RNA sequence: GCGCUAAGCGGGGAGCUAGCGGUUCCCUGAACCCGCAAUCCGCUCUAGCGGGGCCGAACUCCCUCUCGAGGGAGGUCCGUCCGGGAAACGGGCUUGCGAUGUGAGUGUUGACGGCCAGGUUCCGCGCACUGGGAGCCUGCGAACCGCGUCAGAUCCGGGAGGAAGCAGCGCUAAGCAAUCCCUCCCAGGUGCCGCGGGUCGGCCUGGCCCGAGCAAGCAUCGCCAGCACCGGCUCGAAACGGUCUCUCAGAAGAGGGUGCGC
Repeated sequence: GCGCUAAGCGGGGAGCUAGCGGUUCCCUGAACCCGCAAUCCGCUCUAGCGGGGCCGAACUCCCUCUCGAGGGAGGUCCGUCCGGGAAACGGGCUUGCGAUGUGAGUGUUGACGGCCAGGUUCCGCGCACUGGGAGCCUGCGAACCGCGUCAGAUCCGGGAGGAAGCAGCGCUAAGCAAUCCCUCCCAGGUGCCGCGGGUCGGCCUGGCCCGAGCAAGCAUCGCCAGCACCGGCUCGAAACGGUCUCUCAGAAGAGGGUGCGC
């Protein structure tokens, strides 16, 4: 140098499986062709099978290391979303008070302030009113067991006369009814009533002193409270994202290794 051969012509993660590879999903990526396969297909630790093609001992095949796209597992980790709780810390809203400003009005026919009196409020007593009860007045009201008078009848008596006494009549008690004018007692969510006392703070009315302000509302600020609307705090947790640990690891880079014949 020529001709061949082993190897190679993708790999990895997840999933499936007793396990391996493939079909499936994902990552990487310059990634031969046909057939098979999820209620799977083909195999057995040298682990797709069958058929065909290309390349070929090195840029290309094999091994190790570095780096590491990406995947998986996990966490006393963080965040987003969501839910619960506590809390008035920041913001927000609301009530009240105060200060400042503005100011409708009001004020020399006297503001604000001060003093006095009265009322409003409470207690007691009186008076009045209302209601209830009792009394007074009127009427009714007792077969006998109330009163008076007691015909007749009865009893006593020789008689004169006397006694008890029913009905009737009259009166009355308890009681009932009516009157409610008068008297007494009791009560009061009663009173433009009177007297005395308390409170005399606020409000109202009036009077006196002083002599120029007073002031609803609004705005800002402050204070005291209230409300969980937002933020912050705390607890929980499915999902998602981040981060950390472990693990597998493509591509890339570095080093080493691997034939036969002429």